Description
The prediction has a mean pLDDT of 82. A computed fold for a 72-nucleotide RNA from Candidatus Magasanikbacteria bacterium CG10_big_fil_rev_8_21_14_0_10_47_10, annotated as transfer RNA. The source organism's lineage runs through Bacteria, Bacteria candidate phyla and Candidatus Magasanikiibacteriota. It matches the Rfam family "tRNA". Rfam classes the family as a transfer RNA. Gene Ontology term of the family: triplet codon-amino acid adaptor activity. The sequence was found in a public genome assembly.

RNA sequence: GCCUUUGUAGUUCAAUGGAUAGAACACCGGUUUCCGGAACCGGCGAUGUGAGUUCGAUUCUCCCCGGGGGCA
Numbered sequence: 001g002c003c004u005u006u007g008u009a010g011u012u013c014a015a016u017g018g019a020u021a022g023a024a025c026a027c028c029g030g031u032u033u034c035c036g037g038a039a040c041c042g043g044c045g046a047u048g049u050g051a052g053u054u055c056g057a058u059u060c061u062c063c064c065c066g067g068g069g070g071c072a
Base pairs, nucleotide, nucleotide: 001071002070003069004068005067006066007065010025011024012023013022018055027043028042029041030040031039048064050062051061052060
């Protein structure tokens, strides 16, 4: 340089064009406890960037950025 694959919460994963993007763990608060842990209840938090298609995009298309793989 070319080809291919991938990018969603702090982490690991869902959401196959349509409802307020959902869950687990983590974190924070509360209950409980002599204190802590565990358990239970609650809370916080995300679609890599830009454009396009569409009534509607996490989803489809293109550029760019980052990661993985292959060829040179």